RNA sequence: GUACGUCUUCAGGGCGGGGUGGAAUUCCCCACCGGCGGUAUGGCCUGCAUGGCCGAGCCCGCGAGCGCCUGCCGAUGGCAGGGUCAGCAGAUCCGGUGAAAUGCCGGAGCCGACGGUCACAGUCCGGAUGAGAGAAGAUGUGC
Numbered sequence: 001g002u003a004c005g006u007c008u009u010c011a012g013g014g015c016g017g018g019g020u021g022g023a024a025u026u027c028c029c030c031a032c033c034g035g036c037g038g039u040a041u042g043g044c045c046u047g048c049a050u051g052g053c054c055g056a057g058c059c060c061g062c063g064a065g066c067g068c069c070u071g072c073c074g075a076u077g078g079c080a081g082g083g084u085c086a087g088c089a090g091a092u093c094c095g096g097u098g099a100a101a102u103g104c105c106g107g108a109g110c111c112g113a114c115g116g117u118c119a120c121a122g123u124c125c126g127g128a129u130g131a132g133a134g135a136a137g138a139u140g141u142g143c
Base pairs, nucleotide, nucleotide: 001143002142003141004140005139006138007137008136009135010134016030017029018028019027031123032122033112034111035062036061037060038059042054043053044052045051057110058109065088066087067085068082069081070080071079072078073077092108093107094106095105096104114126115125116124
């Protein structure tokens, strides 16, 4: 360094102003937010190179959640388990540059689980002091 194992820690942001109304952070106008890995024509560090670091909400995947299946119970429900199953699981175009861009530059758009609520929620409350894609570190064994 690499493969596998064990352990530890970490691992999601956002309603501010106005309007209507008996009532809305839920509707309307303006606003605000963007998990993880990959991809890389951009950026940064370095005198230069090697090298290192950063770089997509809407490109490819993953995750939580819902559904589904199984089991149990005090059974319109609750709890535990399975883990993609047959399902849901969002959303991008135009112009420019270029050998190459849905990633860069410019512009205009679009999207956001489930349950709750005096009124419809990406932003409030709840499951959740949970789970987790994964990240960092420690350690063991093999090469």
A computed fold for a 143-nucleotide RNA from Paludibacterium paludis, annotated as FMN riboswitch aptamer (RFN element). Its mean pLDDT, the model's own confidence on a scale to 100, is 78.